[in-house]
Predicted 3D model of a 75-nucleotide RNA (transfer RNA) from an Armatimonadota bacterium. Its Rfam family is "tRNA".
RNA sequence: GCCGCCGUAGCUCAACGGCAGAGCGCCGGAUUUGUAAUCCGGUGGUUAGGGGUUCAAGUCCCCUCGGCGGCUCCA
Repeated sequence: GCCGCCGUAGCUCAACGGCAGAGCGCCGGAUUUGUAAUCCGGUGGUUAGGGGUUCAAGUCCCCUCGGCGGCUCCA
């Protein structure tokens, strides 16, 4: 340099083009002599950035950035 896959909550991941969610975490409470566990409630987002298509984009198209893998060239 080329090709492919990926980027969504603090972490791991969902979401036919049609209300952005779950588990864990975190905070508060219940329970316990206390802790853990359990239960209840709460907290959570520039869907990597920009542009385009569309009535409507996390999702489709283009560019850029970042991560992973493969290939090629030079040394």